Context: one part of a larger RNA
RNA sequence: UGACGGGGGCCCGCACAAGCGGUGGAGCAUGUGGUUUAAUUCGACGCAACGCGAAGAACCUUACCUGGGCUUGACAUCUGCGGAACCUUAAGGAAACUUAGGGGUGCCCCGCAAGGGGAGCCGCAAGACAGGUGCUGCAUGGCUGUCGUCAGCUCGUGUCGUGAGAUGUUGGGUUAAGUCCCGCAACGAGCGCAACCCCUGCUGUUAGUUGGCAACGGGCAAAGCCGGCCACUCUAACGGGACUGCCGGUGACAAAUCGGAGGAAGGUGGGGACGACGUCAAAUCAUCAUGCCCCUUAUGUCCUGGGCUACACACGUACUACAAUGGCUGAUACAGAGGGAAGCGAAGUCGCAAGGCAGAGCAAACCCCCAAAAACAGUCUCAGUUCAGAUUGCGGGCUGCAACCCGCCCGCAUGAAGUAGGAAUUGCUAGUAAUGGCAGGUCAGCAUACUGCCGUGAAUACGUUCCCGGGCCUUGUACA
Numbered sequence: 001u002g003a004c005g006g007g008g009g010c011c012c013g014c015a016c017a018a019g020c021g022g023u024g025g026a027g028c029a030u031g032u033g034g035u036u037u038a039a040u041u042c043g044a045c046g047c048a049a050c051g052c053g054a055a056g057a058a059c060c061u062u063a064c065c066u067g068g069g070c071u072u073g074a075c076a077u078c079u080g081c082g083g084a085a086c087c088u089u090a091a092g093g094a095a096a097c098u099u100a101g102g103g104g105u106g107c108c109c110c111g112c113a114a115g116g117g118g119a120g121c122c123g124c125a126a127g128a129c130a131g132g133u134g135c136u137g138c139a140u141g142g143c144u145g146u147c148g149u150c151a152g153c154u155c156g157u158g159u160c161g162u163g164a165g166a167u168g169u170u171g172g173g174u175u176a177a178g179u180c181c182c183g184c185a186a187c188g189a190g191c192g193c194a195a196c197c198c199c200u201g202c203u204g205u206u207a208g209u210u211g212g213c214a215a216c217g218g219g220c221a222a223a224g225c226c227g228g229c230c231a232c233u234c235u236a237a238c239g240g241g242a243c244u245g246c247c248g249g250u251g252a253c254a255a256a257u258c259g260g261a262g263g264a265a266g267g268u269g270g271g272g273a274c275g276a277c278g279u280c281a282a283a284u285c286a287u288c289a290u291g292c293c294c295c296u297u298a299u300g301u302c303c304u305g306g307g308c309u310a311c312a313c314a315c316g317u318a319c320u321a322c323a324a325u326g327g328c329u330g331a332u333a334c335a336g337a338g339g340g341a342a343g344c345g346a347a348g349u350c351g352c353a354a355g356g357c358a359g360a361g362c363a364a365a366c367c368c369c370c371a372a373a374a375a376c377a378g379u380c381u382c383a384g385u386u387c388a389g390a391u392u393g394c395g396g397g398c399u400g401c402a403a404c405c406c407g408c409c410c411g412c413a414u415g416a417a418g419u420a421g422g423a424a425u426u427g428c429u430a431g432u433a434a435u436g437g438c439a440g441g442u443c444a445g446c447a448u449a450c451u452g453c454c455g456u457g458a459a460u461a462c463g464u465u466c467c468c469g470g471g472c473c474u475u476g477u478a479c480a
Stems, first nucleotide, its partner, number of pairs: 001480002003477003007474007015464002019428005026320002029317005034311002042053002064306002067303004073129001077128002079125005086103007107118004131295002134293001136291001140289002142284001144282001145280001147278001152191006158167003171182003197272004202240007211230003216227003243266001246260005322421001326380005338369003343362002348357003387418001392413007434456007
């Protein structure tokens, strides 16, 4: 000087408390451990691994296993020889591939032509080399997590100290903040904080189609449907607006804080992006790049089938429930955001349905993509039920060479556990929790996951004694 203390003081944070909903019990989905296996490819392991890499394993992917092939190679550059490329037939084979044929002669340059040269591509040959998801994240770059959006981390000059160092950065107030004020052997400065950026909340101007429809006219079985208009909504560009600016109290005449006014908004308005010096030899050699080492008829490469989907079990994360604030039936309202051409696909029609046929419109403010909870009416009457839907049987649909291993969906039948979950443990302070649906990426197909969007919409916070994490000052130390 740090680190640590079941030392002290001050102060924060859904840290506790006050509340609301969960997890832990059930079924199932998914990840992991373990076990099994020819293989169940690899990585990630307290917080900060475990619906994680994977924004989607039937083949492919794929790295694993079985078997069948290749050896200058699936891929790159160079040399020689031959051939246009390419299309196609037959046989063997699970395919990769192997063997035997057939058709075919383009483009550029020279040349009357014959012919020659070249680019690109294909085949053969030889070797230089390729190739490696092989090893080391404790050799590395890059990127990332974490403490933590915590308020800290430092430097120059000066001063003090023999020196390590200190001072500044401590102190008195204050703040979300090393934020600001005051004081002070310090005076300044940098990286952080804040602001500048984006979205959102109010409003003005400009603009008026594909958006809108108040007044006027048409139309009416129905619709901004039509004439028309750009007022309004909205769209999207540029502005305004909030600054403790104003008033009062407190304060040290300061910084600031408390209350109030006006205002759509008030003291950082709400949300996002943004992550200091550093810590964990943290993660990643399997995104990529890369040193060293290793393999080179194989640890490379092609293919078939299998596996990654196994299953006495254990754990994590979700979903669905256990019902009446509900289930079922009927009828009926109201979104936002996003996507669409090998695409989105309306009307119509067939089917109980999944879906089929059909094809209008739309490269989209134009066309397509039903919001559901809610509200209304009826029924059920507390039961393992008209709750719950696992499991299983049969019959179908869709995608795709192909759904046996191993996809999703529909119909009929079947109708398991489960009656609110022990110890323990978790999220959340407002348009939040809870609850309801919708969309997107990935994607042929496959979503209870993920990323977004809107609808309905709470309860509680006395307070900081305690648990956890953190900041500042101080104290002890046999630790560095």